RNAcentral holds the sequence, with entries from ENA. Predicted 3D model of a 386-nucleotide RNA (Bacterial RNase P class A) from Reyranella sp. It matches the Rfam family "Bacterial RNase P class A". Rfam classes the family as a ribozyme. Model confidence (mean pLDDT): 76 of 100. A source record names the gene rnpB. Of the family's consensus pairs, 95% are formed in the model.

[in-house]
RNA sequence: UCAGACGGCUGGAUGGCUGCACUGGACGGGCAACCGUCCGGUGAGGAAAGUCCGGGCUCCACGGAGACACGGUGCCGGCUAACGGCCGGCGGGGGCGACCCCAGGGAAAGUGCCACAGAGAACAGACCGCCUGCCCGGUUCGCCGGGACGGCAAGGGUGAAACGGUGGGGUAAGAGCCCACCGCGCGACCGGCAACGGAAGCGGCACGGCAAACCCCACCGGGAGCAAGACCAAAUAGGGGCGGCACGCCGGGCAACCGGCAGCGGUGUUUCCGCGUCGCCGCCCGGGUCGGUCGCGCGAGGCGCUCGGCAACGGGCGUCCCAGAGGAAUGGCCAUCCAUCGCCGCAAGGCGAGGACAGAACCCGGCUUACAGGCCGUCUGACCCC
Repeated sequence: UCAGACGGCUGGAUGGCUGCACUGGACGGGCAACCGUCCGGUGAGGAAAGUCCGGGCUCCACGGAGACACGGUGCCGGCUAACGGCCGGCGGGGGCGACCCCAGGGAAAGUGCCACAGAGAACAGACCGCCUGCCCGGUUCGCCGGGACGGCAAGGGUGAAACGGUGGGGUAAGAGCCCACCGCGCGACCGGCAACGGAAGCGGCACGGCAAACCCCACCGGGAGCAAGACCAAAUAGGGGCGGCACGCCGGGCAACCGGCAGCGGUGUUUCCGCGUCGCCGCCCGGGUCGGUCGCGCGAGGCGCUCGGCAACGGGCGUCCCAGAGGAAUGGCCAUCCAUCGCCGCAAGGCGAGGACAGAACCCGGCUUACAGGCCGUCUGACCCC
């Protein structure tokens, strides 16, 4: 200098004017809740997102413990309130390397599956092929041709995978049938908390793959969620209680009701008509709805220093208070500057454009996903120079 690996930070800056939300103080109005004015203070994120895990909190259920079912997690050790998260290791795979990736328990418990191709896919198999030891025929006695319910699995062929590999011996041809080396299995012992690593020796080889197939083993798990939940509480309608007034008589009917009479009303009388009972009025109580208040911002909190630890993380000291709406505030305009881009120019410079992803809604710890541009640190490889 170029090419890369890993980790972290940032996410336009300053000023002015003017809005919006919450809030401290003063003043004014109002019985109060609250409303208004003025002066201040504060006002989105690293992901506020997806709502995928884990918790706090709230209500419901539940005597304790266990079993079964269902769901989740799955190498080992540590961290943490907890986790499917993080840190440090181990094993496997990739890369020259820095480094990256892994749903990484059990297949000698059981069941199941292994497409296509192929003779055969797990107590395997014989398509092509090999054999002349056996049988038949021939023979120049060297062999030649044919056959079996015969032997074989070395070679060819299929496949992701064919029941160890290479070489030698052996044989009719062959074969761990025998031997050497490699692989594989078991493994005394050694190191490590462990996962695991190393390994004397033993074994002719037995044990293919798949558990993101059922399953087995170990561990974890009550349910619903701030529209949780708690409090205050109007009008109207309905429920309950108390008090006052009214609730007449006869007949029929189980009753609802029907008929008649008395009574009341239609200005007095008679006829006639209506009423003759969903009782009315007042006060109180309790539930729900509209509405309002709380939950709701001091917390597994931020920052700095320091100690322990490889680290995740933990301890100590100091310091700070840092959004809280409820159809939902956090906005808009202007000026100067900083990145970046376009055009003009040899250049100095000029003119113009212009800021990624996105936006709290009970809170916290993670994961995942989105993200223009800029900055910093550590490390690796190649080349060059001293």